[in-house]
Context: one part of a larger RNA
């Protein structure tokens, strides 16, 4: 390379935005550069197919035909593809009204709770466990009121609710600000898809500086427990957990399932529209558009199990896989302060 795969068997980049590239709606008209056919030049020998000789066969060789090119020139054909023009509106957008939302950032503020601390009551234990012990308390703890600081986190409400492109977003108020979705069919008039390097974003831990530190807590001490206990269990306790500027760029970054589109019998929840039906008004009911679950028809799968949010049938484009170990390794290169990321082999073994 032909090919076969990519939920879970080896395999979808943690997610975007997007230039090169490849792909493109409906219609008309031109061009002939891909295409199609003819014609006709040229494709040296040797090799190749094949057919007939020659060595006793055969290798080997000797004659003749073929075949063999993204080739050349010329005509011709005009459906499909490009190119050029012209037009259309369903794909893309925009524009008016509307709508739900824990969608970002910024400041501000509230109440429980825990921890200290000051003060008042008030006495011996308290905490802890399977039992216990270290601890804390007669210097007066625990309990229990009142006031007081400070950190972080926001119960009910709360939901296979919601919004984000993913990572993730949850008290409340304001301000700035992305985005979806309904409706209408006013405008544009194919402006689209996908996307190799790129660039950006990216949980928790680390990491730099510099604040902050209630509470919880690797490391570390101590107290158990046990043959030991380097551990689960207790008593404490520093990095960190927090902001602020920057790095790191990894996860079972998961739906283990790429994006975008079209199409293929149904049932039942629930969320935001819309529009009809009913009602004083609502709930109930019909429809529908977009999300979000469960169930299942064809179908499709090794099976499980997917099934209009495909794992069904198809188109575009990327990305990846090719036995196990060695190996999310070694050498190199790029990046990082460092941790180390990232690309990524071999020998040698089953």
């Nucleotide at each position: 390379c032909u090919g076969g795969g990519c939920g879970u068997a080896a395999a979808g980049c943690g997610c975007g935005u997007g230039c090169a590239g490849g792909c493109g709606g409906u219609u008309c008209g031109a061009u002939a550069a891909g295409u199609u056919g003819g014609a006709u030049g040229u494709g040296a020998a040797a090799g190749c197919u094949c057919c007939c000789g020659g060595c006793u066969c055969a290798a080997c060789u000797g004659g003749g035909a073929g075949a063999g090119g993204u080739c050349g020139u010329u005509c011709a054909a005009g459906a499909c593809u490009g190119u050029c023009g012209g037009a259309c509106u369903u794909g893309a957008g925009u524009g008016u009204g509307g709508u739900a939302g824990a969608g970002g950032g910024a400041g501000g503020u509230g109440g429980a709770a825990u921890u200290c601390c000051g003060g008042g009551u008030g006495u011996a234990g308290u905490g802890g466990u399977g039992a216990a012990a270290u601890g804390c308390g007669u210097a007066g703890a625990u309990a229990u009121c009142c006031g007081g600081a400070g950190g972080a986190a926001c119960a009910c409400c709360a939901g296979u609710g919601g919004c984000g492109a993913a990572a993730g977003c949850g008290g409340c108020c304001u301000c700035c600000u992305g985005g979806a979705c309904c409706a209408c069919a006013a405008c544009u008039g194919a402006c689209g898809c996908u996307c190799a390097g790129a660039c950006g974003c990216g949980a928790a831990a680390g990491c730099u500086a510099g604040g902050g530190u209630a509470g919880c807590a690797a490391a570390c001490g101590g107290g158990a427990u046990u043959a030991g206990a380097g551990a689960c269990c207790c008593c404490g306790g520093u990095a960190g957990u927090c902001c602020u500027a920057g790095c790191c760029g990894u996860a079972a970054a998961c739906g283990a399932u790429g994006u975008a589109g079209a199409c293929u019998u149904g049932g039942c929840g629930u969320u935001g529209g819309c529009g009809g039906g009913u009602u004083u008004a609502a709930a109930u009911c019909c429809g529908u558009c977009a999300g979000u679950g469960c169930c299942g028809a064809a179908g499709c799968a090794a099976a499980c199990g997917c099934g209009a949010u495909a794992a069904g049938u198809c188109u575009a484009c990327c990305g990846c896989c090719u036995g196990g170990g060695g190996a999310c390794u070694a050498c190199g290169g790029c990046c990082g302060c460092a941790a180390g990321g990232u690309u990524a082999a071999a020998a040698c073994u089953c």